[in-house]
Context: one part of a larger RNA
């Protein structure tokens, strides 16, 4: 110094493990916030760093329930000191306290600090000074003042207000709105109305009761599935895009306003031999009238049109009102009856009862072995239960050891139901006829140009939404049916509200996996968005496994000490806190061979 074999030492793969992860369903639940949220600084423990949980009342205070022998979370031992059958630890509901920042809101600010004004108390011989409230802007509602300008209105003052504002994971509605790519380049065109940003809103939003489809037959709000369909279609007819109708299911629910006409009021014109006060007689009164405009109340809401006006019939009972009286009609109002009703159609609660959901609870039935083993839950031998042989856990494999399972109960409190019943609110004019008088949503439809979006790329292009510009009709109207015209046949634009059935899953339970098992699986099985790194936005690790139990090696001996020999524990110490199993590379040692 090669080779070979035996041991080793390093190393950390592999193999077994699982506390955490991934998916997937089901069901609950679904909005917090100035009664200060979401996220957070700093405090808080006898001794206390980190997590955790709390607020100067600070690992906690109170009441009610649940439980029943321990308890003083945890990494985490020890020490010290309590608690607790007059019921503590613990688990649940309520409820108290809750510094400081943070929409942060008394001003100010480099968040978690710094300064104040006012009431009220505390303190000081006074001053500083401490402690509770209170004091931001917007908006709305009252009141009260008040300019140019007489009224009036600006604008100011006062009071009141669970009124806004910030957050929220996907999910919805809207505004803006790309590239890459794809076409095998590339401009129309695709990606894609994706991404991203922004506004807004809720447990869902959104969209809804047809100026809707269809086609000579109908059908009847929206939403969401299946089909219809890769069909009609569009399309450098390229690449690619790409429907509705109509069947078939899920859910069910329809309603309110404007207007015309009546009546109040307020303001403006206008009016004085009038005209009008409900109608006739009598008498009164007389800026009361009339015309508009605004507001309130009544009154109506539809497409076999429909409603106001105008007659006609029918409508418990009682009171009242209008300039007086007397007759008529007319209204109003109050019982009575009827009806409706909290998701819209008017609105707010209360209470009982049912079921729910937030803590529990009973819950069956095995024993021997001188097998084996360190341990029996294997083996052997005899039983048992079973609406419980899902599952975890006991020193190995346990239906009859322990939690549990299968089944059946459970509720002082709050919460909860689109359950039910009362209380409690609210409503109570229908019907027939005629005229064809009056109404039926205006810069609005349509029309011309210019866009968007719909399968539809400007085409024959309707219909739909939108800038310009011009600008109708009121039902013998008016839009619609994919240029347009006739016929026909559908609906009633230009006001609004409307649950369910649908989407999501930050979040709670619970189930399951031909899902991962520590270079996997979430970035994170461990102090994890932590250390680290970056002026910053931001980037972002590694790290899991003695043993059934610490029985975690007393004692001796070397060494300063790490470390190591004995001795002990344990089935095992090459299982010794560098700890299961310990491949390979890399370095040994010892023996053998070669040169």
């Nucleotide at each position: 110094a090669g080779c070979c074999a035996a041991c080793g030492g390093u190393g950390a793969a592999u193999g077994c493990c699982u506390u955490g992860g991934c998916g997937a369903c089901u069901a609950c639940u679904a909005c917090c916030g100035a009664a200060g949220a979401a996220g957070g600084a700093c405090g808080u423990g006898g001794g206390u760093g980190g997590c955790u949980g709390c607020g100067a009342a600070a690992a906690g205070c109170c009441a009610c329930g649940g439980u029943g022998a321990g308890c003083u979370g945890u990494c985490u031992a020890c020490c010290g000191a309590g608690c607790u059958a007059u019921g503590a630890c613990c688990c649940g509901u309520g409820g108290a306290u809750g510094u400081c920042c943070g929409a942060a809101u008394g001003g100010g600010g480099a968040a978690a600090c710094c300064c104040u004004g006012c009431a009220c108390u505390c303190g000081u011989a006074a001053u500083g000074g401490g402690g509770u409230g209170u004091a931001a802007c917007u908006c709305c509602c009252g009141c009260c003042u008040g300019a140019a300008c007489a009224c009036a209105u600006a604008g100011g003052g006062c009071g009141g207000g669970u009124a806004g504002a910030g957050g929220g994971a996907a999910c919805u509605g809207g505004g803006u709105g790309a590239a890459c790519u794809g076409a095998a380049a590339c401009a129309u065109c695709u990606a894609a109305g994706u991404a991203a940003c922004c506004c807004a809103a809720g447990g869902a939003a959104a969209a809804g009761a047809a100026a809707g489809c269809a086609a000579c037959a109908g059908c009847g709000a929206c939403u969401c599935c299946c089909u219809g369909a890769g069909u009609a279609g569009c399309g450098g007819c390229g690449a690619g895009c790409g429907a509705a109708a109509u069947g078939g299911g899920a859910u069910g629910a329809g309603c309110c306003u404007a207007a015309a006409c009546c009546g109040a009021g307020u303001u403006g014109g206008u009016g004085c031999c009038a005209a009008g006060c409900c109608u006739g007689g009598c008498g009164g009164c007389g800026u009361u009238g009339c015309c508009a405009a605004c507001u309130c109340g009544g009154g109506g809401u539809c497409g076999u049109g429909g409603g106001a006006c105008c007659g006609a019939a029918u409508g418990g009972g009682a009171g009242a009102a209008g300039c007086g009286u007397c007759a008529g009609a007319u209204u109003c109002u109050c019982c009575a009856c009827a009806g409706a009703g909290u998701u819209a159609c008017a609105a707010a609660c209360c209470u009982g009862c049912c079921g729910g959901u937030u803590a529990g609870c009973a819950g069956a039935a095995g024993u021997g072995u001188u097998c084996u083993g360190g341990a029996a839950a294997g083996g052997c031998a005899c039983g048992c239960c079973a609406u419980a042989g899902c599952g975890g856990g006991u020193a190995a494999u346990a239906g009859c050891c322990c939690c549990g399972u299968a089944u059946g109960c459970g509720a002082a409190a709050a919460c909860u139901g689109a359950g039910c019943a009362g209380g409690c609110u609210c409503u109570g004019a229908u019907u027939c006829g005629a005229g064809c008088u009056c109404c039926c949503a205006a810069g609005u439809a349509a029309c011309a140009c210019c866009g968007g979006a719909u399968c539809c790329g400007g085409g024959a292009a309707a219909g739909c939404c939108g800038g310009u510009g011009u600008g109708a009709a009121u039902c013998u109207g008016c839009g619609a049916g994919g240029a347009c015209c006739a016929c026909c046949u559908c609906g009633u634009a230009a006001g609004g509200c409307u649950a369910a059935g649908u989407a999501u899953a930050c979040g709670u339970a619970g189930u399951c996996g031909a899902c991962c098992g520590a270079u996997a699986g979430c970035g994170a099985a461990c102090u994890a968005g932590u250390a680290c790194c970056g002026u910053g936005a931001g980037g972002g690790a590694a790290a899991g496994g003695u043993g059934a139990a610490a029985a975690g090696u007393a004692c001796c001996c070397c060494g300063g000490g790490a470390g190591g020999g004995g001795a002990g524990u344990g089935a095992a110490a090459u299982a010794g806190u560098a700890c299961c199993u310990g491949a390979a590379a890399c370095c040994g040692u010892u023996g053998g061979u070669u040169u």

Predicted 3D model of a 595-nucleotide part of an RNA (large-subunit ribosomal RNA, domain I) from a Chloroflexota bacterium. Its mean pLDDT, the model's own confidence on a scale to 100, is 82. The source organism's lineage runs through Bacteria, Bacillati and Chloroflexota.